The prediction has a mean pLDDT of 81. This is a predicted structure of a 77-nucleotide RNA (transfer RNA) from Verrucomicrobia bacterium UBA3783. The sequence was found in a public genome assembly. Lineage of the source: Bacteria > Pseudomonadati > Verrucomicrobiota. It matches the Rfam family "tRNA". The family's RNA type in Rfam is transfer RNA.

[in-house]
RNA sequence: GGGGCUGUAGCUCAAUUGGAUAGAGCAUCAGACUACGAAUCUGAGGGUUGUGGGUUCGAUUCCCGCCAGCCCCGCCA
Numbered sequence: 001g002g003g004g005c006u007g008u009a010g011c012u013c014a015a016u017u018g019g020a021u022a023g024a025g026c027a028u029c030a031g032a033c034u035a036c037g038a039a040u041c042u043g044a045g046g047g048u049u050g051u052g053g054g055u056u057c058g059a060u061u062c063c064c065g066c067c068a069g070c071c072c073c074g075c076c077a
C1' cells in the first nucleotide's frame, strides 16, 4: 500500500432485516430483607449507536469518506 471483519451503556450482547421514545444481563447507586454482611427481591441512574457527510417522510440498519482494533496479502529493510 491492497483486501476482509468489527465498532451500540463501565463490560458482554440484542434491536423482528428502514418505522415512532435504542433495550437485556452483569456491574454501579438507593431501598427492602438480615444482628451485620453475602445471597435474594424492588427501583433508579447510565447512550453524539466510532466520526463526518449522503439517500429517505423516517437510518443502529442503506451508500461514501475518515478514525480505531483484529486478520490475510504485498513492498522496503
Stems, first nucleotide, its partner, number of pairs: 001073007010026004019057001028044005050066005